[in-house]
Molecule: transfer RNA
Organism: uncultured Ignavibacteriota bacterium
RNA sequence: GGGGAUGUAGCUCAGGGGUAGAGCAACUGCCUUUUAAGCAGUGGGUCGGAGGUUCGAUUCCUCCCAUCCUCACCA
Numbered sequence: 001g002g003g004g005a006u007g008u009a010g011c012u013c014a015g016g017g018g019u020a021g022a023g024c025a026a027c028u029g030c031c032u033u034u035u036a037a038g039c040a041g042u043g044g045g046u047c048g049g050a051g052g053u054u055c056g057a058u059u060c061c062u063c064c065c066a067u068c069c070u071c072a073c074c075a
Base pairs, nucleotide, nucleotide: 001071002070003069004068005067006066007065010024011023012022013021018055026042027041028040029039030038048064049063050062051061052060
């Protein structure tokens, strides 16, 4: 340098044009002699960045960035 994959909550991931979700974690309450466990609830997101298409983009298109895989090149 070529090709491919991934990027969404603190972590692991789902979703894939029409109000962004789950589990775990955090917080609050219930329960318990206490802790843990269990139960109920709450908060937490510029959906990697910039443009484009669209009435409307996390989703489609283009470019870029980061990480990983692979191929090639140089020495």